[in-house]
Context: one part of a larger RNA
RNA sequence: CGCAGGAGAUUUGAAGGGGGCUGUCCUUAGUACGAGAGGACCGGGAUGGACAUACCUCUGGUGCACCAGUUGUUCUGCCAAGGGCACGGCUGGGUAGCUAAGUAUGGAAGGGAUAAACGCUGAAAGCAUCUAAGCGUGAAGCCCCCCUCGAGAUAAGAUUUCCCACAGAGUUAAUCUGGUAAGAACGCACGUAGACUAUGUGUUUGAUAGGUCGGAGGUGUAAGUGCAGUAAUGUAUUGAGCUAACCGAUACUAAUAGUUCGAGGA
Numbered sequence: 001c002g003c004a005g006g007a008g009a010u011u012u013g014a015a016g017g018g019g020g021c022u023g024u025c026c027u028u029a030g031u032a033c034g035a036g037a038g039g040a041c042c043g044g045g046a047u048g049g050a051c052a053u054a055c056c057u058c059u060g061g062u063g064c065a066c067c068a069g070u071u072g073u074u075c076u077g078c079c080a081a082g083g084g085c086a087c088g089g090c091u092g093g094g095u096a097g098c099u100a101a102g103u104a105u106g107g108a109a110g111g112g113a114u115a116a117a118c119g120c121u122g123a124a125a126g127c128a129u130c131u132a133a134g135c136g137u138g139a140a141g142c143c144c145c146c147c148u149c150g151a152g153a154u155a156a157g158a159u160u161u162c163c164c165a166c167a168g169a170g171u172u173a174a175u176c177u178g179g180u181a182a183g184a185a186c187g188c189a190c191g192u193a194g195a196c197u198a199u200g201u202g203u204u205u206g207a208u209a210g211g212u213c214g215g216a217g218g219u220g221u222a223a224g225u226g227c228a229g230u231a232a233u234g235u236a237u238u239g240a241g242c243u244a245a246c247c248g249a250u251a252c253u254a255a256u257a258g259u260u261c262g263a264g265g266a
Base pairs, nucleotide, nucleotide: 001152005163006162007161008160009159010158011157016148017147018146021049022048023047024046025045026044027043033038051106052105053104054103055102059100060099061098062097066093067092068091069090070089071086072085073084074083075082076081110144111143112142117137118136119135120134164265166178167177168176169175183261184260185259186258187203188202189201190200191199208254209253210252211250212249213248214247215246217243218242219241224237225236226235227234228233
């Protein structure tokens, strides 16, 4: 820009894309077959490999804004307690998120037309013949079915809801201009989104982010003080103190104020 008024939402599905792999075991059955050795088709069930998709409850990894221990040095006047630096100084753990080695699921089944092949009926050619007319069976393959995308599918589809038939110019027409409606955008707080854009939530009629409070989870018994000990240290207060991204509550702070666009139906 188009989809012959302007918008919001829900959809149909032309076309396209993806997937389609396979082993072992049990049973049928030591049956059919075979002198024996051996040993099935068909059918039923179980469990794997690789691959793919999604997710983080579990098992783990990471987790340079969480907790603890600890070495050297320096600083806070000193003790104690702490801060800086030394690969995050080193070490032990670890929330959210991300993640695989973890968890879950998938390939199927079914339908249609067929290939090779196997047939029925059957002449040419009194017989025979699957073929010439006609009719079947038949594959991991083909088309559907499954998943996904999808109306710029210009053949531009459908349903539903909302907004109205306004002024001025113009030969009263086409058309142009202006303020609006429903609605949209800008701006702003953000994330289930993200390179940017896009997308989604919110914008005081508000829980969108931060803060605060409570909780979960993590770490593992803070500091101070008392007591025991010459002391290192132990012990009581104490599962204490601290605590990121998680879950709630709460307008304390910031989403203010506002601006722009947007039909009149050939």
A computed fold for a 266-nucleotide part of an RNA from a Clostridia bacterium, annotated as large-subunit ribosomal RNA, domain VI. It matches the Rfam family "Bacterial large subunit ribosomal RNA". Its family is annotated with structural constituent of ribosome and ribosome in the Gene Ontology. Lineage of the source: Bacteria > Bacillati > Bacillota > Clostridia.